A computed fold for a 128-nucleotide RNA from an uncultured Actinomycetes bacterium, annotated as FMN riboswitch aptamer (RFN element). The model forms 100% of the base pairs in the Rfam consensus. The sequence was found by an Rfam model in a public genome assembly.
[in-house]
């Protein structure tokens, strides 16, 4: 140092104003960006996780569900410069954002969620 087991722990950011009976949701302006890879740093390449929605079997059974393994559904970029190399940097101009909820229609309130988790980083052990 590398890898394999076992365990701790960490792991999502963002609002001001105007109408208005009533919006952080509508209309202005703003503002944010998980994790690994990439010849060179990425919200928009590439893959994955959340979020959803299903199928199996187990458990439960009036319904409703609960773990688990598989499996599916899922957004967004180009112009120019450097430069060996960048849809990732610099410069310009756009684009996107689960679900439920709400005196009024959400990326940015509230809620599952004090949860899950890609995955990071520390321990001890073993092997090379």
């Nucleotide at each position: 140092u590398a890898c394999g087991u076992a365990u701790u722990u960490c792991a999502g950011g963002g609002u001001c104003g105007g109408u208005g009976c009533a919006a952080u949701u509508c209309c202005g302006a703003a503002c944010c960006g998980g994790c690994a890879g990439u010849u060179a740093a990425a919200g928009u390449c590439u893959g994955c996780g959340a979020c959803c929605c299903g199928u199996u079997c187990a458990c439960a059974u009036c319904c409703a569900g609960u773990a688990a393994a598989c499996g599916g559904u899922g957004g967004a970029u180009u112009u120019g410069g450097u430069g060996a190399a960048a849809u990732u940097c610099c410069a310009g101009a756009a684009c996107c954002g689960a679900c439920g909820g709400u005196u009024a229609a959400a990326g940015u309130c509230c809620g599952g969620a004090u949860g899950a988790g890609a995955g990071g980083a520390g321990u001890a052990c073993g092997u090379a």
The coordinates come from a structure-prediction model, not an experiment, and the mean pLDDT is 81.